A computed fold for a 75-nucleotide RNA from a Candidatus Bipolaricaulota bacterium, annotated as c-di-GMP-I-GGC riboswitch aptamer. The source organism's lineage runs through Bacteria, Bacteria candidate phyla and Candidatus Bipolaricaulota. Model confidence (mean pLDDT): 85 of 100. The sequence was found by an Rfam model in a public genome assembly.
RNA sequence: GAACGAAAGGGCAAACCUGCCGAAAGGCAGGGGCGCAAAGCCACGGGCCCGAGGUGGGCGGCCGGGCUGCCGAAA
Numbered sequence: 001g002a003a004c005g006a007a008a009g010g011g012c013a014a015a016c017c018u019g020c021c022g023a024a025a026g027g028c029a030g031g032g033g034c035g036c037a038a039a040g041c042c043a044c045g046g047g048c049c050c051g052a053g054g055u056g057g058g059c060g061g062c063c064g065g066g067c068u069g070c071c072g073a074a075a
Stems, first nucleotide, its partner, number of pairs: 004072002011036002016031006034061001040067003044064003047059004
């Protein structure tokens, strides 16, 4: 350095509830805590969702890819 995931400190936060935004999917904030070592960021490929429709919108906590990143037992 690559890879890996024991420990510790810290971090994030599903369902659900409340408020606000949105036509919706969904988003933001507070509570909550199922889980997460990238559950940090990016819609690039696939997938899914919304929509009558689009050079439309959404999901990064579906998979792959890219960029970045804390700690350091064992192998």